[in-house]
């Protein structure tokens, strides 16, 4: 130096243009004499900035950090 890949809640992870799923965790209820265990219910600026679109997590572009190969 060059190509490519990744980034979505605390944590794993889903989502291929048209309200951001699921799952541990945390919170609050309900039960219970207290708990536990089971049931409700709640928590997403989609790394950052711009562009395109009627509409972006999805396309584009640069930055940012992170990993692969090649030199």
């Nucleotide at each position: 130096g060059g190509u490519u890949c990744c980034a979505u809640a605390g944590c794993c992870a889903a989502g291929u243009g048209g309200u951001a799923a699921g799952g541990c965790a945390a919170c609050a209820g309900a039960c219970u004499g207290c708990a536990a265990c089971u049931c409700u219910g709640u928590c997403a600026u989609c790394a950052u900035c711009g562009g395109u679109u009627c509409a972006a997590g999805u396309c584009c572009g640069a930055u940012u950090g992170g990993g692969a190969c090649c030199u």
Transfer RNA from an uncultured Erysipelotrichaceae bacterium, 71 nucleotides, folded computationally. Rfam family: tRNA. Rfam classes the family as a transfer RNA.